[in-house]
Small-subunit ribosomal RNA, 3' major domain from an uncultured bacterium, 472 nucleotides, folded computationally. The prediction has a mean pLDDT of 84. RNAcentral holds the full RNA, with entries from ENA and SILVA. Its Rfam family is "Bacterial small subunit ribosomal RNA". Its family is annotated with ribosome and structural constituent of ribosome in the Gene Ontology.

Context: one part of a larger RNA
RNA sequence: UGACGGGGACCCGCACAAGCAGCGGAGCAUGUGGUUUAAUUCGAAGCAACGCGAAGAACCUUACCAGGGCUUGACAUCCCUCUGACAGGACUUUAAUCGGUUCCUUCUUCGGACAGAGGAGACAGGUGGUGCAUGGUUGUCGUCAGCUCGUGUCGUGAGAUGUUGGGUUAAGUCCCGCAACGAGCGCAACCCUUGUCAUUAGUUGCCAGCAGUAAGAUGGGCACUCUAAUGAGACUGCCGGGGAUAACUCGGAGGAAGGUGGGGAUGACGUCAAAUCAUCAUGCCCCUUAUGUUCUGGGCUACACACGUGCUACAAUGGUCGGUACAAAGAGCAGCGAGGCCGUGAGGCGGAGCAAAUCUCAAAAGCCGAUCCCAGUUCGGAUUGUAGGCUGCAACUCGCCUACAUGAAGUCGGAGUUGCUAGUAAUCGCAGAUCAGAAUGCUGCGGUGAAUGCGUUCCCGGGUCUUGCACU
Numbered sequence: 001u002g003a004c005g006g007g008g009a010c011c012c013g014c015a016c017a018a019g020c021a022g023c024g025g026a027g028c029a030u031g032u033g034g035u036u037u038a039a040u041u042c043g044a045a046g047c048a049a050c051g052c053g054a055a056g057a058a059c060c061u062u063a064c065c066a067g068g069g070c071u072u073g074a075c076a077u078c079c080c081u082c083u084g085a086c087a088g089g090a091c092u093u094u095a096a097u098c099g100g101u102u103c104c105u106u107c108u109u110c111g112g113a114c115a116g117a118g119g120a121g122a123c124a125g126g127u128g129g130u131g132c133a134u135g136g137u138u139g140u141c142g143u144c145a146g147c148u149c150g151u152g153u154c155g156u157g158a159g160a161u162g163u164u165g166g167g168u169u170a171a172g173u174c175c176c177g178c179a180a181c182g183a184g185c186g187c188a189a190c191c192c193u194u195g196u197c198a199u200u201a202g203u204u205g206c207c208a209g210c211a212g213u214a215a216g217a218u219g220g221g222c223a224c225u226c227u228a229a230u231g232a233g234a235c236u237g238c239c240g241g242g243g244a245u246a247a248c249u250c251g252g253a254g255g256a257a258g259g260u261g262g263g264g265a266u267g268a269c270g271u272c273a274a275a276u277c278a279u280c281a282u283g284c285c286c287c288u289u290a291u292g293u294u295c296u297g298g299g300c301u302a303c304a305c306a307c308g309u310g311c312u313a314c315a316a317u318g319g320u321c322g323g324u325a326c327a328a329a330g331a332g333c334a335g336c337g338a339g340g341c342c343g344u345g346a347g348g349c350g351g352a353g354c355a356a357a358u359c360u361c362a363a364a365a366g367c368c369g370a371u372c373c374c375a376g377u378u379c380g381g382a383u384u385g386u387a388g389g390c391u392g393c394a395a396c397u398c399g400c401c402u403a404c405a406u407g408a409a410g411u412c413g414g415a416g417u418u419g420c421u422a423g424u425a426a427u428c429g430c431a432g433a434u435c436a437g438a439a440u441g442c443u444g445c446g447g448u449g450a451a452u453g454c455g456u457u458c459c460c461g462g463g464u465c466u467u468g469c470a471c472u
Stems, first nucleotide, its partner, number of pairs: 002471001004468002007466007015456002019420005026312008034303002042053002064298007073123001077122002079119006088103005106113002125287002128285003134281002136276003139272001141270001146185006152161003165176003191264004196232007205222003210219002235258001238252005314413001318372007330361003335354002340349003379410001384405007426448007
C1' cells in the first nucleotide's frame, strides 16, 4: 500500500421488510450425478455447471461400441507411367461399403488442359494429450463508480497528495474549500426503439362527405388511420419555498411527455492459473496398415435411486357444449397454401392467389347462452390396448399426431427456498430460428391486467471514510 475483522460511521441494491405468484409434495418433460453397459462419446461443477455447448441424436449428425473393408489414403501440393475419359446406367456379390462383368461416352493450337488408374516418397490426417505453454472468444464481481497518469509538493524510502473534507447526485455527477494544478479510461451525452405533433408522400394502406356494393368490391378522395423519411419537442427552461447568493432539492404551472420520460445496445483498470486445444488458430508431446479413413448394425434414448430447471394439475374466479368479437410481430417458391369436396379426427383430394402493406399461414383468454352441484367428480390426465394418419430409403431398438377404450398419482405440498415495484407480476394465446419429421426448451410478439412499498434494526452483496492487525 492492499486484503481481512462475528470493529465503527455513512450510503445503495426486490438485499430485508410489505405484498403477489411460485418451487420444495404428485404425474410427466428435460438436464445432471450415480449405477449399469460392448458402448452408454466428450466438455460444463457454489453463486458464475445441471431445458448448459446442443438454433432441434431414427440413418446421417457422431466424436462412442461390435464387426467388415482401405493404407500416399475421405481431403491438399509436387514427380513418373498408362488410359481417354470421369461421371452415369444395367447385371452379379455383400448386412452394407468394398469387389467382379458389361454398355455408353471429351476438348486440343498436338505442347497440353481435365479426369481416372497404378507406383515411389515428401507428406496428408487425428473431435488424440496439455485451457497450468498460448492467441482469440466468453462468464463473473457489475452498468458497481470506480481505475490511473504528467508536472509540482511532502516523506531517507516503500509511498502519500491530487481522488481526502462540507454539501449534493443514479454517478470520482456537480458546487464550495484545500499543496496542489491539469489530463486519460470509465459515468453522462452522441446511437436504436417507444410515447406527442408537423411537413413530404398516398399504393398493395385508409374511407369523412358523394355515387355504389354481399364486401372499401368499384368510381372518387388522401381529411383521418397507417406506413416511412425529415424535422420540432424536455432544457430544472418558467414561478414559489429551502439551501451558502452555489450545486442541488421540494412543490406548482404549462405540456403528449418532467427532472436520466420507458426500454435496449454500450461492460473502465482488474479478479477468479474461472471456461473453452471439441468453433477456430496454435507451441510442445503422442498415433502413422492406425489414436487416420470408410461401411452396416448398435449406442448417445439403459434405470433400485438422488438433485436442478420446467410443463400439467389438484378444480366452480372452474370443466364441458353451442354461438360470437378483437392483436402485434414474423415467415413463405424443393415454400405458404385459400374457397370447395371427402373423412368422427389426425389428415387426404384438388389447386385459386402470392417472391407478398396485395395472397396464405391465422389467435386464445374474453363476451352471450346451456349444463355440471363439491364428489377423486362431466376435476385431473399419467399409463396401457386397438385402429389409423404424417414425414422419411427406413419409425423394432427410438419420432410426432388422431380416434375409440382404459382412467394412475394428485384434495394446494415439511424444513427451506425463488422471481417480481407497472403496462411490471400473474394469466392468455401467436410467431420465428434450428428443421424431411421431431419443443413443456429458447428467442421474440401482442391481449387481459393487479397487490404492496411503514421503513433500513436484521440476512446477503456492493461503495466511501476510518480503526485494529499474528497476512501481503